[in-house]
Formats: sequence, structure tokens, C1' cells
RNA sequence: AAAGGAGGCUAGACGGUCGCCCCGCGUAAGCGGGGAGGAAAGUCCGAACUCCGCAGGGCAGGACGAUGGGUAACACCCACCGGGGGAAACCCCAGGGAAAGUGCCACAGAAAACACACCGCCCGCCGUGAGGCGGGUAAGGGUGAAAAGGUGCGGUAAGAGCGCACCGCGGAAAGGGCGACCUUUCCGGCAAGGUAAACCCCGUCCGGAGCAAGGCCAAAUAGGAUCCGAGACGCCUUCGGGCGCCGCGAAGCUGCCCGCUUCGCCACAAGGAUCGGGUAGGUCGCUUGAGCCGGCCCGAAAGGGUCGGCCCAGAUGGAUGAUCGUCACCCGCAAGGGCACAGAAUUCGGCUUACGGCCUCCUUCUCGU
Repeated sequence: AAAGGAGGCUAGACGGUCGCCCCGCGUAAGCGGGGAGGAAAGUCCGAACUCCGCAGGGCAGGACGAUGGGUAACACCCACCGGGGGAAACCCCAGGGAAAGUGCCACAGAAAACACACCGCCCGCCGUGAGGCGGGUAAGGGUGAAAAGGUGCGGUAAGAGCGCACCGCGGAAAGGGCGACCUUUCCGGCAAGGUAAACCCCGUCCGGAGCAAGGCCAAAUAGGAUCCGAGACGCCUUCGGGCGCCGCGAAGCUGCCCGCUUCGCCACAAGGAUCGGGUAGGUCGCUUGAGCCGGCCCGAAAGGGUCGGCCCAGAUGGAUGAUCGUCACCCGCAAGGGCACAGAAUUCGGCUUACGGCCUCCUUCUCGU
């Protein structure tokens, strides 16, 4: 240099004008203060908060799974262990159990699990011969992601953990480490493949719904409950009531008055009052919180403690914008154009995804000096 790895910062700056949302002051005019993100996104985990349910336990269902810490909690973070990848820096792991049981393993291949024998190799017999038959073997070839552990020496008819050495595997002991685990020594020729983000088994944890949660105020209309709501006189009576007259009410006759007709005056109805549920709407929840910044202390780190300072959107057909000037960056001769991903909706801790630019540190398969 190039390629790669790890981490951090930033998200155009300042000013003017006109607007929008919220808060405070003010009678008002107006004045002052605040106003998107690192992901506000996906809604994937974990919680706070609210309502419902709940003696306790179990079943079902779901999530997670090495060790030690951190945290309110987590599937997150830190450190370490084991495994895998890379030449390295470094990265990745859903990282319990396959000697409890069941299932599955495409294609190819003789055989994919009661292991097997296609080409080979060796022995015997037959045959003039090519070859055939029987037996042994699993070292070599071939198939495959995967085929009874690997390398070497011995051994054998050929071979084979058949024997031996080392590695691997299993067991035991000693030492180190809080622990996962590691190291050393000894013993055993050596157990029948893989797959559990397949069913399953083991261990730990988990009640459900979600701010459209939920509380309060509360129209219009239509239901519900309670109450109010217009009669005296006379006559007759079989004592149930009927009739007359006046009065009152309702409907109709021409909109109104008078008048007339019909009906009613027990109960009801019309109408009215009160109460209750509840809708629209309003309001609270709503932003002071596992908050932010800085110092000191503890810790290897994640993080924790303490002191001081600060208040930093809260809308609801949903504000956070437009424009001008100067400067910065990119493209362009210039005029001019561009400046990523993206837009809060109860709040917080994470993860994942999208994305422009800048900086620092580290590595060396490779190139040049």
C1' cells in the first nucleotide's frame, strides 16, 4: 500500500422573518420557556402500570438450557470454559440428554443400521482358456453430507485392535481452578452412525388481556324504575253500575277564538318530575423517570454506591414547518443542483433490521522498499 478485524463519534452550523403544538405570566394585546430518533421502525423478547381471575397443588400449553457475575427482569450484557471458522487480528454457537422409547436420513450406492459386500484381495475345486462355483477378508477402489476411529510397525494365504507405539474414546486417581473445565499418571483394545429450532425425556421459569388498559363527568334520542297527572251535583238501581247537567281534558271541523261533534274523566294515556344504566363528547391516566449530566469511591468488566446540578415534546383527522442570508461538504466550467435511513402516540431495559459521513486502534495470506 492493499485486504481484513475491533471500537467510538456524528447525523450540517449560526442568524432573520412568518407559522403550528404545549406550559407559565397577563383582563387583553402580547411576553417568556420547551418541541423527534439513533434507530422514534419491526412489535421480536423482558418489565413497570391498569383491569379481570386466583387457598394450595396438578394437567395441558409455552419459553429457556455450559460456568461465574450484572440487572427490576430478560431469550439482554460482562468475564471465563468447551466446540467450530480464519494465516492472523478476531468472529460464530438454540452450548442438557441419541446406552428410556418412537420416527426420519433425499440422490447416489452392494449396504443408511438386526450393518453390508459392487469392483477387488486370498485359498480350494472345476475348466485348454476366457471364466464359473464354494469359502475367507474388509486393508485398497467406488457412492455419499455421513459407511464399525486415525497414522505407523509387526503379523497373515490375504486381512483385521489380531498384537504393539502414539493420537482419539471410556474409566479411575492425583494436582490446579469458586466453577464450567484443564493438566499429568495409570487402567481398558474399544462400546456400534447421524438427527432433539423431529416427537420425546430431564431441569428451571411462566395466570389472562392490554393505554382502544382503566377511572371520573356527561348531552340529544330510544329503552328501564318510581312518583305526579283532569269530578262535583241530581235522579234511578238488581248496589255491579247507568243516565242527565255543568265543568275539565284530548282529537276533529279552516291557522286562532267562540261554537259544534266524538271520546275520556276507575285504571291507563297525553304530559311532567326525579333516579339509574349508558352512547356521542369532555377529562384524568400523560409524562419526574429502573430519568439526564458531571465529580469521587468500589469492581477486571458488565455494573453498583454516593454527592452536586438539571427538567428535556405530550399531540388526538394527531403540532414539531416554510422561507431568506452567511458559512461547511459533494457534483458541475458556470447557472444551478444535491446532502443517507427515517417521523414520537402510556413508559422503560434490550434485540433485530434500515442508513450518510468521520476518527482511533489492531492483524499480515499478499505487494513494494